This is a predicted structure of a 482-nucleotide part of an RNA (small-subunit ribosomal RNA, 3' major domain) from an uncultured bacterium.
The full RNA is in RNAcentral, with records from ENA.
It matches the Rfam family "Bacterial small subunit ribosomal RNA". Rfam links the family to the GO terms ribosome and structural constituent of ribosome.
The coordinates come from a structure-prediction model, not an experiment, and the mean pLDDT is 81.
Context: one part of a larger RNA
RNA sequence: UGACGGGGACCCGCACAAGCGGUGGAUUAUGUGAUUUAAUUCGUCUCUACGCGCAAAACCUUACCAGCUCUUGACAUGUGCCUUGAUUGGACGAGAGAUCGUCUGAGUCACUUCGGGUGGGGGCAACACAGGUGCUGCAUGGCUGUCGUCAGCUCGUAUCGUGAGACGUUGGGUUAAGUCCCGCAACGAGCGCAACCCCUGCGGUUAUUUGCCAUCAGGUGAUGCUGGGCACUAUAGCAGGACUGCCGGUGAUAAGCCGGAGGAAGGUGGGGAUGACGUCAAGUCAUCAUGGCCCUUACGGGCUGGGCUAUACACGUAAUACAAUGGCUGUGACAAAGAGGAUCGAAACGGUGAAACGUGGAGGGAAUCUCAAAAAGCAGUCUCAGUUCGGAUUGUCUUCUGCAACUCGGAGGCAUGAAGUUGAAAUCGCUAGUAAUCGCAGAUCAGCAUGCUGCGGUGAAUACGUUCUCGGGUCUUGUACA
Numbered sequence: 001u002g003a004c005g006g007g008g009a010c011c012c013g014c015a016c017a018a019g020c021g022g023u024g025g026a027u028u029a030u031g032u033g034a035u036u037u038a039a040u041u042c043g044u045c046u047c048u049a050c051g052c053g054c055a056a057a058a059c060c061u062u063a064c065c066a067g068c069u070c071u072u073g074a075c076a077u078g079u080g081c082c083u084u085g086a087u088u089g090g091a092c093g094a095g096a097g098a099u100c101g102u103c104u105g106a107g108u109c110a111c112u113u114c115g116g117g118u119g120g121g122g123g124c125a126a127c128a129c130a131g132g133u134g135c136u137g138c139a140u141g142g143c144u145g146u147c148g149u150c151a152g153c154u155c156g157u158a159u160c161g162u163g164a165g166a167c168g169u170u171g172g173g174u175u176a177a178g179u180c181c182c183g184c185a186a187c188g189a190g191c192g193c194a195a196c197c198c199c200u201g202c203g204g205u206u207a208u209u210u211g212c213c214a215u216c217a218g219g220u221g222a223u224g225c226u227g228g229g230c231a232c233u234a235u236a237g238c239a240g241g242a243c244u245g246c247c248g249g250u251g252a253u254a255a256g257c258c259g260g261a262g263g264a265a266g267g268u269g270g271g272g273a274u275g276a277c278g279u280c281a282a283g284u285c286a287u288c289a290u291g292g293c294c295c296u297u298a299c300g301g302g303c304u305g306g307g308c309u310a311u312a313c314a315c316g317u318a319a320u321a322c323a324a325u326g327g328c329u330g331u332g333a334c335a336a337a338g339a340g341g342a343u344c345g346a347a348a349c350g351g352u353g354a355a356a357c358g359u360g361g362a363g364g365g366a367a368u369c370u371c372a373a374a375a376a377g378c379a380g381u382c383u384c385a386g387u388u389c390g391g392a393u394u395g396u397c398u399u400c401u402g403c404a405a406c407u408c409g410g411a412g413g414c415a416u417g418a419a420g421u422u423g424a425a426a427u428c429g430c431u432a433g434u435a436a437u438c439g440c441a442g443a444u445c446a447g448c449a450u451g452c453u454g455c456g457g458u459g460a461a462u463a464c465g466u467u468c469u470c471g472g473g474u475c476u477u478g479u480a481c482a
Stems, first nucleotide, its partner, number of pairs: 001482002003479003007476007015466002019430005026320008034311002042053002064306007073129001077128003080124005087106008109119003131295002134293003140289002142284003145280001147278001152191006159166002171182003197272004202240001204238005211230003216227003243266001246260005322423001326382006338371003343364002348359003389420001394415007436458007
């Protein structure tokens, strides 16, 4: 100087407390461990691994396994020889295919000293080399997590100390903040904080179609449907608006704090992006790049099939429930944000008692058309039961995508109707348009979502307080630790 303390003082955080809803019990989904396996590819392991890399494992992906197969190689550059425009299609045979063989169509180069010359392409033979998701993240770059959006981390000069170092950065107040004020052997400065950026909340102005419809006119079974209009709504550009600016109190006449006015908004208005010096030899050599090591007829390349989907069991994260604040039947209104040409797909018709779906093809590269039905809501019924709760499992039929749904996909109809009656010890999230609850969309994607990322609808309870638990910050103290 740090680090540590079951030392002290002060302060903060859904840290506790006060509340609301869960997890831990059930079934299923998914990830992990363990086990199994020819293989169940690899990585990740307290918080900071475990719905993580994977924003999509039937083939492909794919790295794994079995078998078949290639060896200058699927890909790059160079040398030699042979050959030839390039390029592109079809048929047949063998085979699981990779591949091998046969036949055939279209098409037919530039320069040129006219040479089997040069360039471009193909083949052959070797050799330099290619190739490696092989090892080392404890050799590395880059990127990322975490402490933590915590308020800290430093430098120059000066001063103090033999020196390591100190001071500044401590102190008195204050703040979300090393934020600001005052004081002071310090005076300044940098990286962080804040602000500048984006979204949202208010009105103004400009613009007015694809959006809107107050007034006028026309028309319909009905509809901004038509003329017309841009007032309103909305859209999207511009500037404004909030600064403790004003008033009172308090404070040290300061910084600030408390209350009030006005205001759409008040003291950082709400949310996002933004992550200092560093820590964990944290994570990643399998995104990529890269040193070293290793393989080179194989640890490289191609293919078919299998596996990553196994299953005594254990754990994590979720979905659905156990019901009446509910189930079923009927009715029926109101969103936001998105996506759409290898695409979104309306009307109508078919399909079944009711469906998934099929035919169809209007309109739409979209403020125009479509996906699109929002769900919660309201009415009736059921009357506390393993039930009209719950839907696992299984049988059968149908359907979609796709060369192909056996291993191993999704959807629907009928039948079947398991566990489960609110969950021990323990443990998680959340302070407001939040929790809880309800649906909608998107990425990935041929197909496949209980996951993820967004969007809106309905919409709470509680916070006395900081003794205690956990984590963090500042000062101080002890130390046989570094």